[in-house]
RNA sequence: UGGCGGCGUGCCUAACACAUGCAAGUCGAACGAGAUCCAACGUGGAGCAAUCCACGGGAAGAUCGAGUGGCGAACGGGUGAGAAACACGUGAGAAACCUGCCCCGGACUUUGGGAUAACACGCGGAAACGCGUGCUAAUACCGAAUGCCGUCGGCGGAUCGCAUGAUCCGCUGACGAAAGGGAUUCCGGUUCGGGAGGGUCUCGCGGCCUAUCAGCUAGUUGGCGGGGUAACGGCCCACCAAGGCAGCGACGGGUAGCUGGUCUGAGAGGAUGAUCAGCCACACUGGGACUGAGACACGGCCCAGACUCCUACGGGAGGCAGCAGUGGGGAAUCUUGCGCAAUGGGCGAAAGCCUGACGCAGCAACGCCGCGUGUGGGAUGAAGGCCUUCGGGUCGUAAACCACUUUUUUCGGGGACGAUAAUGACGGUACCUGAAGAAUAAGCACCGGCUAACUACGUGCCAGCAGCCGCGGUAAUACGUAGGGUGCAAGCGUUAAUCGGAAUUACUGGGCGUAAAGCGUGCGCAGGCGGUUAUACAAGACAGGCGUGAAAUCCCCGGGCUUAACCUGGGAAUGGCGUCUGUGACUGUAUAGCUAGAGUGUGUCAGAGGGGGGUGGAAUUCCCACGUGUAGCAGUGAAAUGCGUAGAUAUGUGGAGGAACACCAAUGGCGAAGGCAGCCCCCUGGGAUAACACUGACGCUCAUGCACGAAAGCGUGGGGAGCAAACAGGAUUAGAUACCCUGGUAGUCCACGCCCUAAACGAUGCUGACUAGUUGUUGGGAAUUUACAUUCUCAGUAACGUAGCUAACGCGUGAAGUCAGCCGCCUGGGGAGUACGGUCGCAAGAUUAAAACUCAAAGGAAUUGACGGGGACCCGCACAAGCGGUGGAUGAUGUGGAUUAAUUCGAUGCAACGCGAAAAACCUUACCUACCCUUGACAUGUCACUAACGAAGUAGAGAUACAUUAGGUGCCCGUAAGGGAAAGUGAACACAGGUGCUGCAUGGCUGUCGUCAGCUCGUGUCGUGAGAUGUUGGGUUAAGUCCCGCAACGAGCGCAACCCUUGUCCAAUGUUGCCAACAUUCGGUUGGGGACUCAUUGGAGACCGCCGGGGUCAACUCGGAGGAAGGUGGGGAUGACGUCAAGUCCUCAUGCCCCUUAUGUCCAGGGCUGCAAACACGCUACAAUGGCCGAUACAAAGGGCUGCGAGCUCGCAAGAGUGAGCCAAUCCCAUAAAGUCGGUCUCAGUUCGGAUUGAAGUCUGCAACUCGACUUCAUGAAGCUGGAGUUGCUAGUAAUCACGGAUCAGCACGCCGGGGUGAAUACGUUCCCGGGCCUUGUACACACCGCCCGUCACACCACGAAAGUCGGCAACACCCGAAGCCGGGGGCCCAACCGCAAGGAGGGACCCGUCGAAGGUGGGGUCGGUGAUUGGG
Repeated sequence: UGGCGGCGUGCCUAACACAUGCAAGUCGAACGAGAUCCAACGUGGAGCAAUCCACGGGAAGAUCGAGUGGCGAACGGGUGAGAAACACGUGAGAAACCUGCCCCGGACUUUGGGAUAACACGCGGAAACGCGUGCUAAUACCGAAUGCCGUCGGCGGAUCGCAUGAUCCGCUGACGAAAGGGAUUCCGGUUCGGGAGGGUCUCGCGGCCUAUCAGCUAGUUGGCGGGGUAACGGCCCACCAAGGCAGCGACGGGUAGCUGGUCUGAGAGGAUGAUCAGCCACACUGGGACUGAGACACGGCCCAGACUCCUACGGGAGGCAGCAGUGGGGAAUCUUGCGCAAUGGGCGAAAGCCUGACGCAGCAACGCCGCGUGUGGGAUGAAGGCCUUCGGGUCGUAAACCACUUUUUUCGGGGACGAUAAUGACGGUACCUGAAGAAUAAGCACCGGCUAACUACGUGCCAGCAGCCGCGGUAAUACGUAGGGUGCAAGCGUUAAUCGGAAUUACUGGGCGUAAAGCGUGCGCAGGCGGUUAUACAAGACAGGCGUGAAAUCCCCGGGCUUAACCUGGGAAUGGCGUCUGUGACUGUAUAGCUAGAGUGUGUCAGAGGGGGGUGGAAUUCCCACGUGUAGCAGUGAAAUGCGUAGAUAUGUGGAGGAACACCAAUGGCGAAGGCAGCCCCCUGGGAUAACACUGACGCUCAUGCACGAAAGCGUGGGGAGCAAACAGGAUUAGAUACCCUGGUAGUCCACGCCCUAAACGAUGCUGACUAGUUGUUGGGAAUUUACAUUCUCAGUAACGUAGCUAACGCGUGAAGUCAGCCGCCUGGGGAGUACGGUCGCAAGAUUAAAACUCAAAGGAAUUGACGGGGACCCGCACAAGCGGUGGAUGAUGUGGAUUAAUUCGAUGCAACGCGAAAAACCUUACCUACCCUUGACAUGUCACUAACGAAGUAGAGAUACAUUAGGUGCCCGUAAGGGAAAGUGAACACAGGUGCUGCAUGGCUGUCGUCAGCUCGUGUCGUGAGAUGUUGGGUUAAGUCCCGCAACGAGCGCAACCCUUGUCCAAUGUUGCCAACAUUCGGUUGGGGACUCAUUGGAGACCGCCGGGGUCAACUCGGAGGAAGGUGGGGAUGACGUCAAGUCCUCAUGCCCCUUAUGUCCAGGGCUGCAAACACGCUACAAUGGCCGAUACAAAGGGCUGCGAGCUCGCAAGAGUGAGCCAAUCCCAUAAAGUCGGUCUCAGUUCGGAUUGAAGUCUGCAACUCGACUUCAUGAAGCUGGAGUUGCUAGUAAUCACGGAUCAGCACGCCGGGGUGAAUACGUUCCCGGGCCUUGUACACACCGCCCGUCACACCACGAAAGUCGGCAACACCCGAAGCCGGGGGCCCAACCGCAAGGAGGGACCCGUCGAAGGUGGGGUCGGUGAUUGGG
């Protein structure tokens, strides 16, 4: 959310408690009595009568409730608590058994007796119920007879069985039966035998978890004898013995009904045990027996307990886990229905009765299956929605509309099968038929990938989504909504669960060098596995047959419901178990052999193999003695503590003591590992080799176990030279509980006893076999050799390497290769090798070994980068060597900050800060304040009108407004009327406009690494792959420049070159340029000239070309010659792949968003200039290499008409006036300055320095107040060379000196250019910074400004410990001891039998005893909850 039908299914939780109704009765043909009805008959009444009514009567019969008796009630139905068990499954066995009803067969059914319920009377009790007396029947009960036969006993015999034993026959003894009913035919009864079906018992095998449960057990295990049972059995009892079970898991704990099956899976498996079927167990909880064929009994009994109900308080009653139903629990599960019509069951001779079994109906989309919600046509592709690139697209033939159909629906009619005669709950149901009418009927989830399906809007790390990865921080296909789409469909999604994928527990089918994983090592019992030949057996194995493997289910072939689901017939299958027969290869067992495995003997050999004892020299030390000798020694990066004039250190002689053994020495040897080192002696283990002899599989591995096991540590006793935890002192340091130094105790050493762990490592278990080689070395042997040597072989130990293996690294006959056997171990990271428990230990601790919780990873190997206070090589004004600055001062400019109405915005390490801005007084201008405008200052389109325009004037700060006045009528076509273009005005809309936001949405442009030498590609090759190779290597270069080599060969973008400029020469051309010679007015002025300079154009030249040395006969490099220039000649332009989400939305362009009488437009004024202190770039200085005055020389490159402006005049000057010339190689700006010559100043806050201030001016400009530049006079501040630090520069460079230009009305210390004068230094690459290449390590990849560890603080979560405390479970000991079975029994009581009787036999209640549930007491065990505090996670 929901239309219909069919078939199924429906308390998984509280085996919690239950109101009410129903769920097991039946038989009169077993029996007696009663009640009711009724015929004949009798009496009375009515009627002519038939007959009717009333009363009585009661045979036969019927019905009813109760009783005696029989059968049933042990079935059917429910549930799964318990139970880990012969409970279940399967297969056997019972020679150890039972069996009512049923079937078959044999034989019988004779004769007697005494009671009792019902009932009557009396009595008790509230009730439930009970007592006494009396009567009565039976198929109830009892005695006797008979015995086909049965049981038991005795004697004799036959057959069979593995055995206890079984079966049969003959003779004999004892004991043992019976019931009638009905009425012609049966139903019963007794006994015996057999059967069918049912039950009971026993055994093999099979199926859960846990060893942090390792020992359990006294009726326990067995025997003998009894008891008991249907029957075997310690089932029970007495006695005897001491057994029985257990690592193939006993005992204990936890969990669980088992199975056929069901779900899943390719299978093997894994999970599960609803419905249906088989078995088991249970019936409020616990115990018990009775009856019976059968029970220890769901709707029976007794007792105890809990609970509920009734009560007159004395006592009683009850058990839904039957069907419905109620409460409760829970996420959750139905009607207090109909019927015995069918199927089945009980009773009955039967009719029949009973039956919540069952058959049906009801409720629930809970599941499966089927059907429908219409079909065909229909384009203007309607309206509407959504999207849009505005064209359109899409929903969409979808709708409307037209035609048709009727499954379903509603109504009417007929009407089953189920029952072959009667009987139908279902049900007037299924089904058939007629009519009406598209009518009654569509939703849910999803649309980032996995995974089929996309757009818009909203939101803005918010709200939210999410199975995993992950979405969301202003353009979200991932959130929400809409449109569209996809998938399913009366359902669809979600959640929970199971299997799969998962080879992720690996039997099929995994691993253990480094990812998790080889026990530290050996010995070795059990176990597993085991050489070769023969024979026997036949346990395993293999083949065939038989039995079983319930039915249902699954599968195949059919059949029935319209189909399907469903139902049904047949078949197949059912991996198993049992049994019979066969085979003899293989395994096994037995026997007999063999020698190749293993072992023993003999010879030889090497060795730090082990234990004990002895002994040696060097060295250290010595508060041991003596001598020489004097001021230091020792120690460190540097020091100090320390030692020393009481004589150290040094040195000589002698002595003492402990520990360790230089050289040999090794890639060496030995040992199981740990480990083992002077030399000698004793004892002792193992190994190798050679050749023979012997034993004859004696072997390999090994859970538990035992032994050994470095260092440190522990105990007792020694010893103690050196070294040295702890400790002390000195240093270092921010600190330094460290590293360094001076001391120094345990300890290190020995003996004995513990500990038992290590990166105990080859991170590689042991054993055996097989599979290319090469080289070295240790030990032994063989051949050959005079010898040296060489070859071969066995055992070790190393290096490389083929095949193969491996994720790769790597391993590779000493395997990590190919196989076999056995053991150990692993299963994501953390928690954790921790907690608890156990074991061991003196302790320290070791060993065994979890969980909660938490993460989405942790990890291995390799790759590319980046990084390193890693390495190698190289470069750069990077350092060094130098020169000059900056940092100190004043002011200028920019920035941060603070301030402000605004101080517009941007730029922020290098790579922002004299940056955008190559010019802020207005303008610019974007900011602020105030005043205005609204289709707008600007563009296009429509309509109307008009030429446009509009001086002076008034108001206003202006924009603007006023009258629109005076004035004014244009261009093209046309005769004119008129039209057109352009412009203006007005109107309404579309729209304009935005220096508003986002440079993290973008284009373009730019900075930076960096003019660093790098960055890549194609093909090939290598690698599983990422990737590598090429591009590395050896040289060389400024250069990935070139050469050589090379599994690479080539190529591209970069480098270089080509371009511009500059340096030399040549040629051509000479005006405005030039002038050697000629002339000249002496100014290249003019004539003239083209030589020169210069200009323009075009060429030449430089290429390691030449010589010599070096070098790989190379590239190249060093030196030289020549040359203007020499090794890219100098300078510039030129900027690879990329990095920095670098910068810019305010140059421009542009997406989205935002504003639209304002964030747009216009305008006035103000601000961007405001200032305590801070930073950055530059200017001027601090002076004598200087300042000032005078004189005097030499540039280049530029600019100029709104311009540059000569000259002249005026002014001290800025400048003013006038104005020649010049659109420029012509004229002007324009005197270049430093320099040179001369003079002066004389070290001072100065004749340095010029800020500041006053006064007077000039110029530009509408306008210099805020806020311009300059001039003159006056004033004359700080400053005497600048701390830490920091910066530029390698030659025409630095430094220094003036000049020009852009911007520009004016304003230059800035910027961009040009020239003049013109140095110093570079040993070199250790260090700082940056960069390149190779290599190495890496836990980094946002890439070291990375990653990351622990404490502490706060909040929270789960767990452990804890004085204790609370509860559960299963036992034990003792006490009490119900019911009941069994046993015993004095007295009491009693119909049947015996007896004449007394009495007896027998029975009963009662009493006692054993056992015995619940209960009580006690101490332990085990599990769980909780607990101040505490511990780690």